[in-house]
Context: one part of a larger RNA
RNA sequence: CUGGGCGUAAAGGGUGCGUAGGCGGUUAUAUAAGUCGCAGUUUUAACUUCGGGGCUUAACCCCGAUUGUGAUAGCGAUACUGUGUGACUUGGAUACUUGAGAGGUAAAUGGAAUUUCCGGUGUAGCGGUGGAAUGCGCAGAUAUCGGAAAGAACACCAAUGGCGAAGGCAGUUUGCCGGCAAGAUAUUGACGCUGAGGCACGAAAGCGAGGGGAGCAAACAGGAUUAGAUACCCUGGUAGUCCUCGCCGUAAACGAUGGACAUUAGUCGUCGAGUCGAAAGAAUCGGCGGCGUAGAUAACUUGCUAAAUGUCCCGCCUGGGUAGUACGACCGCAAGGUUGAAACCC
Numbered sequence: 001c002u003g004g005g006c007g008u009a010a011a012g013g014g015u016g017c018g019u020a021g022g023c024g025g026u027u028a029u030a031u032a033a034g035u036c037g038c039a040g041u042u043u044u045a046a047c048u049u050c051g052g053g054g055c056u057u058a059a060c061c062c063c064g065a066u067u068g069u070g071a072u073a074g075c076g077a078u079a080c081u082g083u084g085u086g087a088c089u090u091g092g093a094u095a096c097u098u099g100a101g102a103g104g105u106a107a108a109u110g111g112a113a114u115u116u117c118c119g120g121u122g123u124a125g126c127g128g129u130g131g132a133a134u135g136c137g138c139a140g141a142u143a144u145c146g147g148a149a150a151g152a153a154c155a156c157c158a159a160u161g162g163c164g165a166a167g168g169c170a171g172u173u174u175g176c177c178g179g180c181a182a183g184a185u186a187u188u189g190a191c192g193c194u195g196a197g198g199c200a201c202g203a204a205a206g207c208g209a210g211g212g213g214a215g216c217a218a219a220c221a222g223g224a225u226u227a228g229a230u231a232c233c234c235u236g237g238u239a240g241u242c243c244u245c246g247c248c249g250u251a252a253a254c255g256a257u258g259g260a261c262a263u264u265a266g267u268c269g270u271c272g273a274g275u276c277g278a279a280a281g282a283a284u285c286g287g288c289g290g291c292g293u294a295g296a297u298a299a300c301u302u303g304c305u306a307a308a309u310g311u312c313c314c315g316c317c318u319g320g321g322u323a324g325u326a327c328g329a330c331c332g333c334a335a336g337g338u339u340g341a342a343a344c345c346c
Stems, first nucleotide, its partner, number of pairs: 004317003007300002012314001014201004021194003025088007033081002035077004040072003044068001049065006091191001092188004096183004103177007110154001114150008125136002162169002206247006215241002220236004258313006266291008275282002295302002319346003328339004
């Protein structure tokens, strides 16, 4: 290089935007760079093959020829690819009209609950467990009623539902911003797909500065359990969880399934849209699900939301351990992250 793979065996980058590059719709024409043909030049030492020859034969040696590869310039072909020019509308984009939505961001605001505080009623327990104890309570708890404060999260609606590129997003209202679907036209005219580097986003935990702190709760303390119990259970409880700004850049970041396009039985349900219909309902387009045909698959399963059949581009894998370690480099305040071996053992 050829080749085989990546749902679960090793293997899809956490996600997007996008540079270079790779790939690229229909048609006409020109060109002839790639491509193909022809006959040259050159490279064709030895070896190999074929035909001869020389050592008594062979090995060995000599002569000649064929075949092959690359390069080069010439002539020719023009289907495909490229390039130039022109045209097209199906891919893409834009405009218009509707529409759904926990999409983002900023601000305002609401009730329930919890805890604390104040006041009333009231008296001996409360709490907790498998059972207890630590703990709280006659300095009046728990319970109950009224009032006040605070912080955090939003019951029902709620879904097998919706939105978002992913992470993720849920009380209500308002402002601003993004994406999507359908419809009937119009405009543009391949403007497309993917995307090494790069840039941006990226749960939780963690870090820095300043606030906040109700509940919960690593650490920690105590009580139990136990042979022990650095746990599971209980009583407490600090970081943290919340807000603003700045870092970190990782997850079973999962559909363990990269993106785009085309093609390939159905059926049931649901969300959005318009169409037809008096209605019931029907077909269509776009999502989200269940079952399932052909096919695929080692099997499980998958099956128009493919893991089927093809094309293009990217990422990744190559026995197990050592090891996602060491070293180096880059990034980070740190924690650490990214890249990423070998000896040796099996």
Molecule: small-subunit ribosomal RNA, central domain
Organism: uncultured Chitinivibrionia bacterium